Large-subunit ribosomal RNA, domain IV from a Phycisphaerae bacterium, 349 nucleotides, folded computationally. Model confidence (mean pLDDT): 86 of 100. Its Rfam family is "Bacterial large subunit ribosomal RNA". Gene Ontology terms of the family: structural constituent of ribosome and ribosome. Lineage of the source: Bacteria > Pseudomonadati > Planctomycetota > Phycisphaerae.

Context: one part of a larger RNA
RNA sequence: CGGUCCUUAAGGAACUAGGCAUAUUUGCCCCGUAACUUCGGGAUAAGGGGUCCCUCCUUGGAUAGUAGCAAUAUUGUCCAAGAGGGCACAGCAAAGCGGCUCUGGGAACUGUUUAUCAAAAACACAGGUCUCUGCUAACUCGUACAGAGGAUGUAUAGAGACUGACGCCUGCUCGGUGCCGGAAGGUUAAGGAAGUAGGUCAUCCCUUCGGGGAGAAGCUUGCAACCGAAGCCCCGGUUAACGGCGGCCCUAACUAUGAGGGUCCUAAGGUAGCGAAGUUCCUUGUCGGGUAAGUUCCGACGCGCAUGAAUGGCGUAAUCACUGGAGCACUGUCUCAAGGACCGACUCG
Repeated sequence: CGGUCCUUAAGGAACUAGGCAUAUUUGCCCCGUAACUUCGGGAUAAGGGGUCCCUCCUUGGAUAGUAGCAAUAUUGUCCAAGAGGGCACAGCAAAGCGGCUCUGGGAACUGUUUAUCAAAAACACAGGUCUCUGCUAACUCGUACAGAGGAUGUAUAGAGACUGACGCCUGCUCGGUGCCGGAAGGUUAAGGAAGUAGGUCAUCCCUUCGGGGAGAAGCUUGCAACCGAAGCCCCGGUUAACGGCGGCCCUAACUAUGAGGGUCCUAAGGUAGCGAAGUUCCUUGUCGGGUAAGUUCCGACGCGCAUGAAUGGCGUAAUCACUGGAGCACUGUCUCAAGGACCGACUCG
């Protein structure tokens, strides 16, 4: 100097990112227990008191016996309550054994997760909604017209997607993209195909006898009018499908504000709620509360840089090794350090 423990005057969070760590509390019995609430909870809420030993004159209960027909009386043991007495600093005498409260955020809950830095507000969940699927189901595995799962199930079933208990709700928009439906028109493949052009060539013509030209059928090659499905264009529907949900100017008899008006654009211009938010840049916004003092916190306000309704919105009792703020109790966290035990390090051997 370090590690693991123990103790500490006065103060008691002044420590620190943060009460991290420590300490307090702790069992059982009795009393007592608020807001809120889904009436179950909250709750061991909180907050108090008791706790050992002896005696029995007391009472109640349990149990076994004796007497009695029974009611009852009586004896023993145990438990609970009571009365009186005793000792100690201290009676759950050791060990083990919740600190508590108030107020926000989040997720309803029990559960699950990054084996080996993350346990959470992430995942799941019951519940809600949409879509597909009529059975050789959809969907999935499979090289597959095999086979298997789905399922020895049959739409109160199965599959896929989103949301995520419960309560109150879930506005407007189908122009774009997707999906579903439609089939008149436009476009459109393979394939079919009249026709047309080339090659080859029987045969014919010309010839300087070397060759040149014309050329039916067949075979073959190219092009091709026309016929030709879905799809796309097109016409509708659909948002708990992907998504989206405006700007400028003016205006009330102080001022300010703008119920109201005008105009441009849009598919439609953000409804109810909530709101400096886990979202607010400016920002330590402004006001109120709490503190002697508060960039955090709580309640409001609303010019929301850039909230908003199952990418769910807003509430919500209970729950939580989640997260923010405050207080009581408690403490070596600190003011500020000291002493002790053991084990190392170190010195000597």